Notes:
This is a predicted structure of a 73-nucleotide RNA (transfer RNA) from a Vulcanimicrobiota bacterium. The RNAcentral record of the sequence draws on ENA. Its Rfam family is "tRNA". By type it is a transfer RNA. Its family is annotated with triplet codon-amino acid adaptor activity in the Gene Ontology. Its mean pLDDT, the model's own confidence on a scale to 100, is 81.
RNA sequence: UCCCGGGUGGUGUAAUUGGCAACACGUCGCGCUCUGAACGCGAAGACUCGAGGUUCGAGACCUUGCCCGGGAG
Repeated sequence: UCCCGGGUGGUGUAAUUGGCAACACGUCGCGCUCUGAACGCGAAGACUCGAGGUUCGAGACCUUGCCCGGGAG
């Protein structure tokens, strides 16, 4: 310098050919228990890496930048 993949709650991952972001763990509350764990019920928590563009509508498409991983020279 070029090519490919990735960046989404605290963490790990989803999201059908564009249609109002889900699941698990964790956290908090309640129940249960002598207490705790486990278990059950409920709740909070991400405007999706940044900036533009397309569109009625973008996590997903286009352009560009940044970061991480792999490959080529």